[in-house]
RNA sequence: GCGGAUGGCUGGAUGACCGCGUGGCGGGCGGGCCGCAAGGCCCGGCGGUCGCGAGGAAAGUCCGGACUCCAUGAGGCAAGGGUGCCGGGUAACGCCCGGCCGGGGCAACCCGAGGGAAAGCGCCACAGAGAAGAGACCGCCACGGGUUCGCCCGGGGCAAGGGUGAAACGGCGGGGUAAGAGCCCACCGCGGGACUGGCAACAGGACCGGCAUGGCAAGCCCCACCCGGAGCAAUGCCGAAUAGGGGUUUCGCGCUUUCGUCGGCAACGACGGGGCAGGGUCGCUUCAGCCCAGAGACCCGGGUUGGCAGCCAGACCCCUCCGGUAACGGCGGGGCCAGAGGAAUGGUCAUCCAGGGGAGGCAACUCCCUGGACAGAAUCCGGCUUACAGGCCAUCCGCGCGG
Numbered sequence: 001g002c003g004g005a006u007g008g009c010u011g012g013a014u015g016a017c018c019g020c021g022u023g024g025c026g027g028g029c030g031g032g033c034c035g036c037a038a039g040g041c042c043c044g045g046c047g048g049u050c051g052c053g054a055g056g057a058a059a060g061u062c063c064g065g066a067c068u069c070c071a072u073g074a075g076g077c078a079a080g081g082g083u084g085c086c087g088g089g090u091a092a093c094g095c096c097c098g099g100c101c102g103g104g105g106c107a108a109c110c111c112g113a114g115g116g117a118a119a120g121c122g123c124c125a126c127a128g129a130g131a132a133g134a135g136a137c138c139g140c141c142a143c144g145g146g147u148u149c150g151c152c153c154g155g156g157g158c159a160a161g162g163g164u165g166a167a168a169c170g171g172c173g174g175g176g177u178a179a180g181a182g183c184c185c186a187c188c189g190c191g192g193g194a195c196u197g198g199c200a201a202c203a204g205g206a207c208c209g210g211c212a213u214g215g216c217a218a219g220c221c222c223c224a225c226c227c228g229g230a231g232c233a234a235u236g237c238c239g240a241a242u243a244g245g246g247g248u249u250u251c252g253c254g255c256u257u258u259c260g261u262c263g264g265c266a267a268c269g270a271c272g273g274g275g276c277a278g279g280g281u282c283g284c285u286u287c288a289g290c291c292c293a294g295a296g297a298c299c300c301g302g303g304u305u306g307g308c309a310g311c312c313a314g315a316c317c318c319c320u321c322c323g324g325u326a327a328c329g330g331c332g333g334g335g336c337c338a339g340a341g342g343a344a345u346g347g348u349c350a351u352c353c354a355g356g357g358g359a360g361g362c363a364a365c366u367c368c369c370u371g372g373a374c375a376g377a378a379u380c381c382g383g384c385u386u387a388c389a390g391g392c393c394a395u396c397c398g399c400g401c402g403g
Base pairs, nucleotide, nucleotide: 001399002398003397004396005395006394007393008392009391010390012352013351014350015349016348017347018346020053021052022051023050024049025048027046029044030043031042032041033040034039055374059385060384062383063382064381065380066379067231068230069229070228072288073287074286075285076284077283080227081226082225083224084223085099086098087097088096089095100114101112102111103110104109115222116221120220121219122216123215124214137162138161139158140157141156143154144153145152146151170188171187173185174184175183190209191208192207195204196203197202235309236308237307238306245300246299247298248297249296250295251294254276255275256274257273259272260271261270262269263268278292279291280290281289316335317334318333319332321330322329323328353372355370356369357368358367359366360365
C1' cells in the first nucleotide's frame, strides 16, 4: 500500500422567529356536590414559570418474562408443545459467554436443527447387474464340446479390475489362489474394555478383537430435560342505559337418626345437627375441598361504543474500583432521560459541516451545483431476526514493497 475478518460509534451542528404535545409548581374564571361557616372534592377551559419530548432498530410478532384476570388444591398418568454436546451467566429463554467435536476457509474467522440408525416403521428419483441381510452388464479362471484358429456353446468358480451413480457392503501394499476374496499379514480405518489428563463434553501413547452392517431422525419414532390458559382491546372504578328478556333441551332433585328446638292428644310435621348414598365441579384417575337442589348445552333478541385509572422510578441509565478468561456479578458515587388517545416535536431564514460532481489554481484554497440512509413510541423490559446512503475508530489475518 492492497485485500479480507471481527468489534464499536455516528447517522448532521448552531442561532433567530413563528407553531406543537406533556410533567411539576403557582394563579385566577365558570359549573356541580358536601358543609352553619371556614373550607374541601370533582369537572371544564385560560394564563404564568421551570423541565422534558421517538429508535438502534421504535420493524417482524419469533422466543422469555414482569404485570392483570381465569382455571378448586395435592399426587400420578395421558395428550399437545419446546429444547437437544459440556460447563458457566441470567428473573428467564430457543438468548449470551467460555470450551469440545464436526464442516468451510491459506489464515484471521464463520457455520452447526450438535443425544439415539444394532427398538421398530419409512425413504434413497433416474442411471445401474445390484441401493442394505444387494448383485453379474463388460469381464477373469479352469473343465467339456465345436472351430473357418478370429472365436462360439454348455455347466462350474469369482466379485479383485472396468462401467453406472450423490453414494456400491472397508482403503492401500504384500502373500496366497486355477482365477479371486480380510482367505492371511503389516499399516490405516472400525469396535471394545482398562489406564492417563480434564469438573465435563472430550483428547491421548500402549493392549485386545473380528476382519466385521451405507445414508437420511431438518421423515415418523426412541431417550433426556422443560412447559396451565389468555392477554393492556389484560384488568379495576365511576357514570349512563336497557328487557332481572324470550324459546328449546340433558343429568339430578334421595334414605336414615335412642340428637336438639318449635307445633301437636297422638300419628306426625317443619327447621337445624349427625351418618349413608347420589348428581355436578380438572383430559383421566386417587385423596381432599366446594355447590348441593343444583350442574350444563343450543338458538333468538335488547342495552352500553362515555369518563378515570392501568400509563412510566424501571430485573432503568452512567462512572470509578474489586472479582471473573468472558458473559456477568458486587460495593460506592451520580442521574431521572416521551406518555399520546386517531395520536404531538413542525415550518421559514441564515451560517457551518460530512460525501459527490464541475471550474480555476503549483499548492494552500476559492466559486458553482447537488445532497444527507433504514425508518415513528402506544403496558414495559431481556433477546433474536430483518433493513440501513455516507462517515469514523480499534484489533487481527493474508499478500506485496521499502527501511
This is a predicted structure of a 403-nucleotide RNA (Bacterial RNase P class A) from a Deltaproteobacteria bacterium. It is recorded under the gene name rnpB. Its Rfam family is "Bacterial RNase P class A". Rfam classes the family as a ribozyme. Gene Ontology terms of the family: dimeric ribonuclease P complex, tRNA processing and ribonuclease P activity. Its mean pLDDT, the model's own confidence on a scale to 100, is 75. Of the family's consensus pairs, 95% are formed in the model. The RNAcentral record of the sequence draws on ENA.